Overview: This is a predicted structure of an 83-nucleotide RNA (c-di-GMP-I riboswitch aptamer) from a Pseudomonadales bacterium. The organism belongs to Pseudomonadales, within Bacteria. It matches the Rfam family "c-di-GMP-I riboswitch aptamer". Its family is annotated with cyclic-di-GMP binding in the Gene Ontology. The prediction has a mean pLDDT of 88.
């Protein structure tokens, strides 16, 4: 470079929950906590789910903005081992 995550060693992240805090919300960020995880680092491009507002008799039908990378593709760095 490049396959692979069997075993193993360093060390990293943290589901639910509960406190605090921001948010109308989905959600975010601090402490706790530890299901889990080989990119569960990073990025909303592509499909999805979600949220609140328009719109409409009415309906995610549609419109424009928003969450979510721990839903799957997809792009980009990257530890250790191993072919």
């Nucleotide at each position: 470079u490049c396959u692979u995550g069997a075993a193993a060693a360093a060390g990293g992240c943290a589901a639910a929950c509960c406190c605090g805090u921001c948010g109308u919300g989905a959600g975010g960020c601090g402490g706790g906590g530890a299901c889990g995880c080989a990119a569960a680092g990073c990025c909303a491009c592509c499909g999805g789910u979600c949220c609140g507002c328009g719109c409409u008799c009415a309906u995610g039908a549609c419109g424009a903005g928003g969450a979510c990378a721990g839903c799957g593709g997809g792009g980009u760095u990257g530890c250790c081992a191993u072919c």